[in-house]
Context: one part of a larger RNA
RNA sequence: GGACGAGCGCUGGCGGCGUGCCUAACACAUGCAAGUCGCACGGGACCCGCAAGGGUUCAGUGGCGGACGGGUGCGUAACACGUGAGGAACAUGCCUAUCGGCGGGGGAUAGCCGGCCCAACGGCCGGGUAAUACCGCGUACGCUCACUGGGGGGCAUCCCCUGGUGAGGAAAGCAGCAAUGCACCGAUAGAGUGCCUCGCGGCCUAUCAGCUAGUUGGUGAGGUAAUGGCUCACCAAGGCAACGACGGGUAGCUGGUCUGAGAGGAUGAUCAGCCACAUUGGGACUGAGACACGGCCCAGACUCCUACGGGAGGCAGCAGUGGGGAAUCUUGCGCGAUGGCCGAAAGGCUGACGCAGCGACGCCGCGUGUGGGAUGACGGCCUUCGGGUUGUAAACCACUGUCGGAAGGGACGAAUGGCCCGCAAGGGCAGUGACGGUACCUUCAAAGGAAGCACCGGCUAACUCCGUGCCAGCAGCCGCGGUAAUACGGAGGGUGCGAGCGUUGUCC
Numbered sequence: 001g002g003a004c005g006a007g008c009g010c011u012g013g014c015g016g017c018g019u020g021c022c023u024a025a026c027a028c029a030u031g032c033a034a035g036u037c038g039c040a041c042g043g044g045a046c047c048c049g050c051a052a053g054g055g056u057u058c059a060g061u062g063g064c065g066g067a068c069g070g071g072u073g074c075g076u077a078a079c080a081c082g083u084g085a086g087g088a089a090c091a092u093g094c095c096u097a098u099c100g101g102c103g104g105g106g107g108a109u110a111g112c113c114g115g116c117c118c119a120a121c122g123g124c125c126g127g128g129u130a131a132u133a134c135c136g137c138g139u140a141c142g143c144u145c146a147c148u149g150g151g152g153g154g155c156a157u158c159c160c161c162u163g164g165u166g167a168g169g170a171a172a173g174c175a176g177c178a179a180u181g182c183a184c185c186g187a188u189a190g191a192g193u194g195c196c197u198c199g200c201g202g203c204c205u206a207u208c209a210g211c212u213a214g215u216u217g218g219u220g221a222g223g224u225a226a227u228g229g230c231u232c233a234c235c236a237a238g239g240c241a242a243c244g245a246c247g248g249g250u251a252g253c254u255g256g257u258c259u260g261a262g263a264g265g266a267u268g269a270u271c272a273g274c275c276a277c278a279u280u281g282g283g284a285c286u287g288a289g290a291c292a293c294g295g296c297c298c299a300g301a302c303u304c305c306u307a308c309g310g311g312a313g314g315c316a317g318c319a320g321u322g323g324g325g326a327a328u329c330u331u332g333c334g335c336g337a338u339g340g341c342c343g344a345a346a347g348g349c350u351g352a353c354g355c356a357g358c359g360a361c362g363c364c365g366c367g368u369g370u371g372g373g374a375u376g377a378c379g380g381c382c383u384u385c386g387g388g389u390u391g392u393a394a395a396c397c398a399c400u401g402u403c404g405g406a407a408g409g410g411a412c413g414a415a416u417g418g419c420c421c422g423c424a425a426g427g428g429c430a431g432u433g434a435c436g437g438u439a440c441c442u443u444c445a446a447a448g449g450a451a452g453c454a455c456c457g458g459c460u461a462a463c464u465c466c467g468u469g470c471c472a473g474c475a476g477c478c479g480c481g482g483u484a485a486u487a488c489g490g491a492g493g494g495u496g497c498g499a500g501c502g503u504u505g506u507c508c
Stems, first nucleotide, its partner, number of pairs: 001508004006504005013366006019359002021324001026322003030319003035064003040061002043058006071277003081201007090194003095190007103137001105135002112127006143168011173182003203249003210240003215237008252274004256267004279300005302313004330356001332355003338352001339350004369399004379390004403449001405444005413435001418429004452497005457478003463492005473480002
């Protein structure tokens, strides 16, 4: 000098864009943060209807989603991350493309009704009902498994191509007058995701020197979607290490960020990619995907309820509270946009997100007026008492109108979607904005509402007077102060920066 997620002191007009618990991964009141589908299904209640039937809504069965999105940085020195090269032993919901299929039956069960237990959470018994829920049967090629033939490459292990036999395995309907649409089943390929290996890269410590029995390898088996000591049985005795094993400490990694001429050093907030975690520890279930933040089970600590028998809970989601701390925000508005989930759609949900609020926390922009105005007013300060300085500064005159204030007008962000016409391309109609009566535009009034902070001995730009008298105090270093202090305190003046200025901390 530069930088900061900053803190503190004094001061503080406006706007734009960013940014805001670095500490206790401490504990959490309250509200919200993941639902949706009635075009899968049977019911209850209400409404319309003479009825058939329809509509609204509710819990339940069922489907998809809850593995995304959002948070945090505890752990982790590791193929966790980054980068490069490669691999096969192989799983994949939704999506894209292609091929083929969707026949015919059955038995339950929740909701519901009845009875009973229960403080609550909830539970038991009986009856009865539906499905795109569940289970057989039929069909099944490309699929899987077993056995097996032929051809080619190859010494062989093996690989490629092409056949045969046997066994096994599917499905669901809904809407529509219909055409058809959306679903459903099997298979192949793609995309994306997941899996594995190797090289390289990046911390400290030798006051850690030896470490290792599933340890290193083999055979076989189990397990997995799959390879593999992943696990197990047996066999062998290996494997790693001063090029630092093992141990200890610290730490999420990266793109980046800061600094620097660079090399490098420091760092990893916000944004983006990957990883890990979800009160602590362990476990599996479901599922295409989890060993699952707002799912389940067990154990621990803690909190709450209880009729004492037993139950309920998990903010490192968004706000917010207490606590800790030098220190870090609103219990706001909206799904209008973008995106996500569900739905045929309309639409629903969405503290993701879009906005608004608070904080000079940062960067940037603007303003606090402009021109004239000397006899150089008054006052202050200094003085050699002549004057000098504050100082064109003020007053005063003329003007301007940014920001703030008032009044009027007032957006872009909006097109999807809906309805109508049309075979279609397309056209027409009525609408949809949280921000926001905001930005912006016009007009009005009026210099009116808007300047401070640090410093002035040298480094270092800026000097005098008074007070004090090694006192009180200053100080980054050198050092000032003991009666003439440009160094302390005040004043006048000056210098620097300016809605900031200083200071502290940290990094280069």